[in-house]
Predicted 3D model of a 107-nucleotide RNA (SAM riboswitch aptamer (S box leader)) from Rossellomorea aquimaris. The RNAcentral record of the sequence draws on Rfam.
RNA sequence: CUCUUAUAAAGAGUUGGCAGAGGGACUGGCCCGAUGAUGCCCGGCAACCUACCGUUUCGACGGAAAGGUGCUAAGACCUGCAGGAUUGAUUUCCUGAGUGAUAAGAG
Numbered sequence: 001c002u003c004u005u006a007u008a009a010a011g012a013g014u015u016g017g018c019a020g021a022g023g024g025a026c027u028g029g030c031c032c033g034a035u036g037a038u039g040c041c042c043g044g045c046a047a048c049c050u051a052c053c054g055u056u057u058c059g060a061c062g063g064a065a066a067g068g069u070g071c072u073a074a075g076a077c078c079u080g081c082a083g084g085a086u087u088g089a090u091u092u093c094c095u096g097a098g099u100g101a102u103a104a105g106a107g
Stems, first nucleotide, its partner, number of pairs: 001107007013042001016041003022032003026080001028078002043072003048068002052063004076099001081096005
């Protein structure tokens, strides 16, 4: 990098430290940011892989959190493509796809 499978309305710093101007993938929007963004460290959350404990109809379920990741503004911030409902409306909403992200596995 490609493919497969799974997941996403919950949760996590009300003044932690360093550093110093951009950031929220992309499009168009709309936002965040010197009252400190991005990044790194620390802390935290979660429980995908998993050490461990319990239950079991042996499929799995519950607990826990040492290790490997991940996450820690806004539903993946909304949106894009297709279909449907709705509105005076280019309005509001629903379903699916696509794209992106993460995990596990394969090449």